[in-house]
RNA sequence: GGGCCGGUAGCUCAGCGGUUGGAGCACCUGUCUGAUAAACUGGCGGUCGGGAGUUCAAAUCUCCUCCGGCCCA
Numbered sequence: 001g002g003g004c005c006g007g008u009a010g011c012u013c014a015g016c017g018g019u020u021g022g023a024g025c026a027c028c029u030g031u032c033u034g035a036u037a038a039a040c041u042g043g044c045g046g047u048c049g050g051g052a053g054u055u056c057a058a059a060u061c062u063c064c065u066c067c068g069g070c071c072c073a
Base pairs, nucleotide, nucleotide: 001072002071003070004069005068006067007066010025011024012023013022018056027043028042030040031039049065050064051063052062053061
């Protein structure tokens, strides 16, 4: 230098152009208990790496760019 994969909640990851972006774990509240833990209930938490474009509509498609990994040279 070229190519491929990835970047979504604190962490691990789903998410196919169309209700308002999700799950598990973690965290907070409550129930239960003598008290914890476990279990159960509810809640909090996101400018979807950044920018631009296409579209009635973009996390999703296109381009540029940043970061990480792998391969080739």

Transfer RNA from a Candidatus Aenigmatarchaeota archaeon, 73 nucleotides, folded computationally.
The coordinates come from a structure-prediction model, not an experiment, and the mean pLDDT is 84.
The source organism's lineage runs through Archaea, Nanobdellati and Candidatus Aenigmatarchaeota.
Rfam family: tRNA. Its family is annotated with triplet codon-amino acid adaptor activity in the Gene Ontology.